[in-house]
Molecule: c-di-GMP-I riboswitch aptamer
Organism: Thermosediminibacter litoriperuensis
RNA sequence: GUUCAGCAACGGCAAACCAAUCGAAGGCUGGGGCGCAAAGCUGCGGAUCUAAAGCUUUUAUAGCUAUGGCAGCCGGGCUGCCGGA
Numbered sequence: 001g002u003u004c005a006g007c008a009a010c011g012g013c014a015a016a017c018c019a020a021u022c023g024a025a026g027g028c029u030g031g032g033g034c035g036c037a038a039a040g041c042u043g044c045g046g047a048u049c050u051a052a053a054g055c056u057u058u059u060a061u062a063g064c065u066a067u068g069g070c071a072g073c074c075g076g077g078c079u080g081c082c083g084g085a
Base pairs, nucleotide, nucleotide: 002085003084004083012036013035017031018030019029021027022026034072040078041077042076044075045074046073048069049068054064055063056062057060
């Protein structure tokens, strides 16, 4: 450096839920621990959530629609720990 593995070691992150707070989705902070070998970072592609403004019309708590979200949905890109070969 490349590649593979996760029965070793040091550690890391933190689901649901609870509290507080901002919000549409959802986010941040604290508690908590379901799990994760990239559950690190990144909105590039797909999926998906929401719909203020806009458009439509059957005028309804209606429909369509991201410029808003989501990285613990999948893929891509970049980066990282230990060990075997």